[in-house]
Predicted 3D model of RNase P RNA and transfer RNA as a complex of 410 nucleotides. Its mean pLDDT, the model's own confidence on a scale to 100, is 75.

RNA sequence: GCGGUCGGCUAGACAACCGCUUCACCUUGUGUGAAGAGGAAAGUCCGGGCACCUCAAGGCAUGAUGCUGGGUAACACCCAGGUGCAGUGAUGCAACAGACAGUGCAACAGAAAACAUACCGCCCUGCAAAGGGUAAGGGUGAAAAGGCGAGGUAAGAGCUCACCGCGUUCCUGGUGACAGGGACGGCAGUGCAAACCUCAUCAGGUGCAAGGCCAAGCAGCAGAGGGUCACGCCUUGGACAAUGCUCUGCGGGUAGGCUGCUCGAGCCCGGGGGAGACCCCGGGCCUAGAUAGAUGGUUGUCGUUAUACAGAACCCGGCUUAUUGCCGGCCGUCAUU
RNA sequence: CGGGUAGUAGCGCAGGGGCUAGCGCACUUGGUUCGGGACCAAGGGGUCGGAGGUUCAAAUCCUCUCUACCCGA
Numbered sequence: 001g002c003g004g005u006c007g008g009c010u011a012g013a014c015a016a017c018c019g020c021u022u023c024a025c026c027u028u029g030u031g032u033g034a035a036g037a038g039g040a041a042a043g044u045c046c047g048g049g050c051a052c053c054u055c056a057a058g059g060c061a062u063g064a065u066g067c068u069g070g071g072u073a074a075c076a077c078c079c080a081g082g083u084g085c086a087g088u089g090a091u092g093c094a095a096c097a098g099a100c101a102g103u104g105c106a107a108c109a110g111a112a113a114a115c116a117u118a119c120c121g122c123c124c125u126g127c128a129a130a131g132g133g134u135a136a137g138g139g140u141g142a143a144a145a146g147g148c149g150a151g152g153u154a155a156g157a158g159c160u161c162a163c164c165g166c167g168u169u170c171c172u173g174g175u176g177a178c179a180g181g182g183a184c185g186g187c188a189g190u191g192c193a194a195a196c197c198u199c200a201u202c203a204g205g206u207g208c209a210a211g212g213c214c215a216a217g218c219a220g221c222a223g224a225g226g227g228u229c230a231c232g233c234c235u236u237g238g239a240c241a242a243u244g245c246u247c248u249g250c251g252g253g254u255a256g257g258c259u260g261c262u263c264g265a266g267c268c269c270g271g272g273g274g275a276g277a278c279c280c281c282g283g284g285c286c287u288a289g290a291u292a293g294a295u296g297g298u299u300g301u302c303g304u305u306a307u308a309c310a311g312a313a314c315c316c317g318g319c320u321u322a323u324u325g326c327c328g329g330c331c332g333u334c335a336u337u
Numbered sequence: 338c339g340g341g342u343a344g345u346a347g348c349g350c351a352g353g354g355g356c357u358a359g360c361g362c363a364c365u366u367g368g369u370u371c372g373g374g375a376c377c378a379a380g381g382g383g384u385c386g387g388a389g390g391u392u393c394a395a396a397u398c399c400u401c402u403c404u405a406c407c408c409g410a
Stems, first nucleotide, its partner, number of pairs: 001333009012302007020036006026029001038309001042320002045318005050207004057235004062203005067081005082096001083094004097198002102196002104192003119138002121134005146164002149161003165187001166185008211259004220250006228241001266285008338409007347362004355393001364380005386402005
């Protein structure tokens, strides 16, 4: 220099003028002052707060998660570690429990596909046909009774042995996942659980168009349910109510206002604990809240090649996706010293 | 703003792990006819919206993403 990988920062700044939204003030005006989008505000994919469903306790169904330890309000998130896989490497990825609880599937090819079986071979007997032994070698396939070497044999075979792998058991280290070592066993019988399922853990449902209040207006009717109800189903316990409750259909009225609404697991600074995620203490700050929906435009200076993706709608924590410019660590390779 | 459904040939639809993804209409060629339609025979056209993963194997299972449609005062 080129290529890669990981992490972090940024998203133009200042001033003037003209506009927009909200709030405050009094002098009520064409007034003054203050504040005014993001790192993803997005997708709505997860998790919580909050609200209502009388309660939300137990179970079933259903769904989600699935190595270990920790963080957190919680999580499918984050941190640290273990194991496996990919990569020369930095590093990345893992739905990473169970296939002797049961069921299912494995097309085509192949002799044989989960049942142990023999197509070509090899060896023995036999003139041959054929019979027997074998599973080294060939062939099929994604997958065929552990790999490699030696001994052994008619030919062969864990038949025997060394090493490696695997299984059982013991010891040591570690909180643990797991790792290391010893002994024993001659191999125990495939894969798929992002197929049903089993085990463990978690989850009641609905979503601010939730819900509360005020004003205006109106007309109710029919059917169904059940002696106990609706919101997936069932059960247990307790309370109210029958002029009631729930559901369905038809019909009538309204198309307004206030609230929820932004002070919150909040932001900034300093100190401390921890390997880290994160936690604790002290001080300071208030920082959008609309309801057809507000952030824009022009000029000047700085910086300059230039500004990308994109606009809050109840609020937070994550993930994912889109995207501008820059910085740093590490790895590989080439060249020079 | 919230909740859901679907993308397969030009059009309308099947297929929900396995052999070359099918069906109807449409299209092309040939036959039939004096000619056209209808009919008969043969054929072409698809990387199953896009990307990644699980699996021996994905249109099908899972995740992300794009597009279209429906419902809720």